[in-house]
């Protein structure tokens, strides 16, 4: 340098053009003598960033940025 993937609560990943969900994880209430496990509940995300298309963009479009891969 060139070409491909990737980016979503703290973490690992889903998700579809119609203001986004799991599993663990925090926190809390039942249960316990008391932890733990089990059940309930709750907080937590301007969905890298910046424009564009559109009535509506995490979703599709251009670019830019970050990681990883591959060629040279």
């Nucleotide at each position: 340098g060139a070409g491909g993937c990737u980016g979503u609560g703290g973490c690992u990943c889903a998700g579809u053009g119609g203001u986004a969900g799991a599993g663990c994880g925090u926190c809390u209430g039942c249960u316990u003598u008391a932890c733990a496990c089990g059940c309930g509940g709750a907080a937590g995300g301007u969905c890298c960033c910046a424009g564009g298309u559109u009535c509506c963009a995490u979703c599709c479009c251009u670019g830019g940025c970050u990681g990883c891969c591959u060629c040279a």
This is a predicted structure of a 72-nucleotide RNA (transfer RNA) from Gekko kuhli. Rfam family: tRNA. Rfam classes the family as a transfer RNA.